[in-house]
Context: one part of a larger RNA
Molecule: small-subunit ribosomal RNA, 3' major domain
Organism: uncultured bacterium
RNA sequence: UGACGGGGACCCGUACAAGCGGUGGAGCAUGUGGUUUAAUUCGAAGCAACGCGAAGAACCUUACCAAGUCUUGAGAUCCCAUUGACAGAGUAUGUAAUGUACUUUCCCUUCGGGGCAAUGGUGACGGGUGGUGCAUGGUUGUCGUCAGCUCGUGUCGUGAGAUGUUGGGUUAAGUCCCGCAACGAGCGCAACCCCUAUAGUUAGUAGCCAGCAGUAAGAUGGGCACUCUAACUAGACUGCCAGGGAUAACCUGGAGGAAGGCGGGGAUGACGUCAAAUCAUCAUGCCCCUUAUGACUUGGGCUACACACGUGUUACAAUGGCGUAAACAAAGGGAAGCAAGAGGGUGACCUUAAGCAAAUCUCAAAAAUAACGUCUCAGUUCGGACUGUAGUCUGCAACCCGACUACACGAAGCUGGAAUCGCUAGUAAUCGCAGAUCAGCAUGCUGCGGUGAAUACGUUCCCGGGUCU
Repeated sequence: UGACGGGGACCCGUACAAGCGGUGGAGCAUGUGGUUUAAUUCGAAGCAACGCGAAGAACCUUACCAAGUCUUGAGAUCCCAUUGACAGAGUAUGUAAUGUACUUUCCCUUCGGGGCAAUGGUGACGGGUGGUGCAUGGUUGUCGUCAGCUCGUGUCGUGAGAUGUUGGGUUAAGUCCCGCAACGAGCGCAACCCCUAUAGUUAGUAGCCAGCAGUAAGAUGGGCACUCUAACUAGACUGCCAGGGAUAACCUGGAGGAAGGCGGGGAUGACGUCAAAUCAUCAUGCCCCUUAUGACUUGGGCUACACACGUGUUACAAUGGCGUAAACAAAGGGAAGCAAGAGGGUGACCUUAAGCAAAUCUCAAAAAUAACGUCUCAGUUCGGACUGUAGUCUGCAACCCGACUACACGAAGCUGGAAUCGCUAGUAAUCGCAGAUCAGCAUGCUGCGGUGAAUACGUUCCCGGGUCU
């Protein structure tokens, strides 16, 4: 000077408390450990690994295993020689795959050659998802969006260093005020950026419809008031009032206002910590392999299964299940695509086909909800695992190993021990919708809206953090 203390003082945080809903028990999904295996590729490991890399493993992917092949190589540059179609197209044949045979067709020229392509050769090379993240760059996590971390000059100290940055108040904040051997400054905080909440101006199609005409229908004429769209502005600043405070910063209450004291979200992550993570995104030093640790093909594996853990999902029902017929979103996607309508099928879906590169057409039905009916507390009209049969779709191909449909089958489960997690408002809980990846495949992820609570006395205690000592 730091760090630490079951030392002290002060402060903050969903840290506790007050509440609501879960996990831990069951079935299933998914990841991991372990075990197994020819292989079950590799990485991630308390918080900060475990629905993580993977925004999607049937082949491919794919890195793993088995078998079969290639060796200047799958592809790149250079050199030498040969050839002028060996590449392309077609035919035949054949393999699990790479193959084999046949037919056909170069350009320019000053005739020296050149271009282009292929084959062969020679090495230089090329290749490696081989090793080392404890050799590295770049990127990322974490403490933590915590309020801190420093510098110049001056002063003090022999010096390490101190001071400033401490103190009295205050704040979400080293935020601001006052004081002070300090005076200033930088990186952080805040603001500037985006979305959202209100209004105005401009604009009026593909959006809208008050009045007029008109209809099955904003379909049409017409209009741009309204909604909306998308650009520019306005608006909130403790600006005003009262009280408190030190006449300060600021705090409490009030007015006006769509919004009030940071209005609500997002982006934004200081100096540093963990030899944290990543050599498998990429780049890269060194080491290693070079008829193989490189390259290709087929099949298998990554999907195994006594078991253990994490994260989810569906439930155990009446605030419910089922049936009938009604209503209301937002945000997105669409051309090798989205597909209306019509017809067929119990259905998944099929056939046909209008429109639409989309405020025009379409995916599209929102679902919880409300109404009516039924079930009457039961392992049931709860629950849906598992299994059988028959199908649909994608795709060369659904056996290993896809999703969906119909009928039948109808397991565990009656609210879950110790323990443990999330959340403070349009939040939790609950309900559906969309998108990326993607031929096909989501209970995951990322967004979107609908319905919509309870509780917070407070800081004694647990956990984490900050300041002084």